C1' cells in the first nucleotide's frame, strides 16, 4: 500500500423569521391569567414486544404434584436464553501447496488460468448434560437394525438311486446398508439429571373530588307541605332540612436523578468493577419536538418517545476511525 474481516462513532451544516410543549427569572394582576426575557426539547434503532430486571398491586408465594425455560468449562452482571475468555465441533473464502490446461523458451525455467484436490488466516456458525435408569424408533436394501442369525465347514440322527437330501446342534463369512452385534445410532420422540420460574401490569397504583340518581345518620314533621287563579270544603300529589360515606365526570400524582453519562486513575486477557472529578441530558397526555427563507456540500437512509433500564432480533443513503489476518514494496 492492497484485499479480507471485526468493532466503534456520525446520521446534512450554518444563519434568520414565525410557531408548539415543559422549566426558570422579572413586571402587572393577585382566583384563573397576561406581557417580556433566558434556557431545554426523539433514536441508534424510539421498532418487533423475543428474553431478563427495577417499580406497583394482589396476598402467601412454605412443601409436593403438574407445567414451562435453560444446558461444554470458567467468569461478568440486579438478572438473563445476554456478554467475555478458553476448549471442542461444523462449513468454508482469500493466500499457499499438489494435479490439470495454456503461453514463452533450445533447455532449465518463468508467467497466465482456476477445472479437481489438500491445507484452510483473521473471521463466521453451534437447541452442545445423560444412550451403563427405562421405554420407543432406525426408511430402502439386507438373513438380521439390537430381537436374532444367511452361505461354507464340522458333529449327531434319519433316508438314499451312494451323487447326495432332510432335521437338530455348532459355526459364523461374502454381500447389503448411513450404521452389522461394538451393550451401535437417535434425547430436534418420551424420559432422567441439574438450575431457575407466584400472577397481573403505569389502563400498575396513590390522592382530591362537581352535578344527577341511589345509600346511611340526626332533627323536625301527618292538626304538615304543594297544587286546584282569592277564601272554605272537597279532590289530587308528597315527607322537609342538615350532615356523612362510597363512587362517576374531572383534576393532581406515579413521571423521569438513573443498575445514569463523560473524563481520569487502579485491578482484570476481556466482559466488567472500585475510586476521584465534572455534568443534568424530553416528560407530553388525542398526545409538543414543526414550518418558511437564504447560503453551501458529498444532496441526506431507516424511522419517531408514552413508567424506567440491560440485552437480542429486524430496518438503514452514505461517511469517518481503529483492531486483526494475508500478500507485496521500501528502510
Nucleotide at each position: 500500500a492492497a484485499a479480507g474481516u471485526u468493532g466503534g462513532c456520525c446520521a446534512g451544516a450554518c444563519a434568520g423569521u414565525c410557531g408548539c410543549u415543559g422549566c426558570c427569572c422579572g413586571c402587572c394582576g393577585c382566583c384563573u391569567g397576561g406581557c417580556g426575557g433566558g434556557g431545554a426539547g426523539a433514536g441508534g434503532a424510539a421498532a418487533g414486544u423475543c428474553c431478563g430486571g427495577g417499580c406497583u398491586c394482589c396476598g402467601u408465594a412454605g412443601a409436593g404434584c403438574g407445567g414451562g425455560a435453560u444446558g461444554a468449562c470458567g467468569g461478568c452482571u440486579a438478572a438473563c436464553g445476554g456478554c467475555c475468555g478458553u476448549a471442542c465441533g461444523c462449513a468454508g473464502c482469500a493466500a499457499c501447496c499438489c494435479u490439470g490446461g495454456g503461453u514463452u523458451g533450445c533447455a532449465a525455467a518463468a508467467c497466465c488460468u482456476g477445472a479437481g484436490g489438500g491445507c484452510c488466516a483473521a473471521g463466521g456458525c453451534g437447541a452442545g448434560g445423560a444412550a451403563u435408569a427405562g421405554g420407543g424408533c432406525c426408511a430402502c436394501a439386507g438373513a438380521g437394525a439390537c430381537g436374532a442369525g444367511u452361505a461354507a465347514g464340522c458333529c449327531g440322527c434319519g433316508g438314499u438311486u451312494c451323487g447326495c437330501c432332510g432335521c437338530g446342534g455348532u459355526g459364523g463369512a461374502c454381500g447389503u446398508g448411513a450404521a452389522a452385534c461394538g451393550c451401535g445410532g437417535u434425547a430436534a420422540c418420551c424420559u432422567c439429571c441439574a438450575u431457575c420460574c407466584g400472577g397481573a401490569g403505569c389502563a400498575a397504583g396513590g390522592c382530591c373530588a362537581a352535578a344527577u340518581a341511589g345509600g346511611g345518620a340526626a332533627a323536625c314533621g301527618a292538626u304538615g307541605g304543594c297544587g286546584u287563579g282569592g277564601c272554605u270544603c272537597g279532590c289530587g300529589c308528597u315527607g322537609u332540612u342538615u350532615c356523612c360515606g362510597g363512587g362517576u365526570a374531572g383534576g393532581c400524582u406515579g413521571c423521569u436523578u438513573g443498575a445514569g453519562c463523560g473524563c481520569g486513575u487502579a485491578g482484570g486477557c476481556a466482559a466488567c468493577u472500585g475510586c476521584g472529578c465534572a455534568c443534568c441530558u424530553a416528560g407530553a397526555g388525542g398526545a409538543a419536538u414543526g414550518a418558511c427563507u437564504g447560503u453551501c456540500c458529498a444532496c441526506g437512509a431507516c424511522a419517531a418517545a408514552a413508567c424506567c433500564c440491560g440485552g437480542c432480533u429486524u430496518a438503514u443513503c452514505g461517511g469517518c476511525c481503529a483492531g486483526c489476518u494475508u500478500u507485496c514494496c521500501c528502510c